Transfer RNA from Candidatus Kaiserbacteria bacterium GW2011_GWA2_52_12, 73 nucleotides, folded computationally.
It was read from a public genome assembly.
Its mean pLDDT, the model's own confidence on a scale to 100, is 81.
Taxonomically the source falls in Candidatus Kaiseribacteriota (Bacteria, Bacteria candidate phyla).
RNA sequence: GCCACCUUAGCUCAGUUGGUAGAGCACAGCUUUCGUAAAGCUGGGGUCCCGAGUUCAAAUCUCGGAGGUGGCU
Numbered sequence: 001g002c003c004a005c006c007u008u009a010g011c012u013c014a015g016u017u018g019g020u021a022g023a024g025c026a027c028a029g030c031u032u033u034c035g036u037a038a039a040g041c042u043g044g045g046g047u048c049c050c051g052a053g054u055u056c057a058a059a060u061c062u063c064g065g066a067g068g069u070g071g072c073u
Stems, first nucleotide, its partner, number of pairs: 001072007010025004019056001027043005049065005
């Protein structure tokens, strides 16, 4: 220098045919217990890496940029 893939909640990741953003763990509260743990229920938490474009509508499609991983030279 070239190519491919990845970037979504505090962490690990779904969401891949464009149509209100989700799970597990973690966190907060409640139930249960004499108490703790476990279990159950409820809840908070996101400018979907950044910018632009297409579209009635973009996490998703297109272009550019940033960071990361791997490969080639």